[in-house]
Transfer RNA from a Candidatus Pacearchaeota archaeon, 73 nucleotides, folded computationally. RNAcentral holds the sequence, with entries from ENA. Taxonomically the source falls in Candidatus Pacearchaeota (Archaea, Nanobdellati). Model confidence (mean pLDDT): 82 of 100.
RNA sequence: GGGCCCAUAGCUCAGCUGGUAGAGCGCCCGCAUGGCAUGCGGGAGGUCAGCGGUUCAAAUCCGCUUGGGUCCA
Numbered sequence: 001g002g003g004c005c006c007a008u009a010g011c012u013c014a015g016c017u018g019g020u021a022g023a024g025c026g027c028c029c030g031c032a033u034g035g036c037a038u039g040c041g042g043g044a045g046g047u048c049a050g051c052g053g054u055u056c057a058a059a060u061c062c063g064c065u066u067g068g069g070u071c072c073a
Stems, first nucleotide, its partner, number of pairs: 001072007010025004019056001027043006049065005
């Protein structure tokens, strides 16, 4: 320098066929226990890496940029 893959909640990831952004763990509150562990119920938390384009509508499609991984030279 070139090819390919990845970037979504604090962490690990799903969402692949465009149409209200989700799960587990963690965090907060409540219930059960004398208390802890644990179990159950509820809740908060996201400019979907950035910019632009297509579209009535983009996490999703297209281009560029940034960061990471991998292969080739």
Background: It matches the Rfam family "tRNA".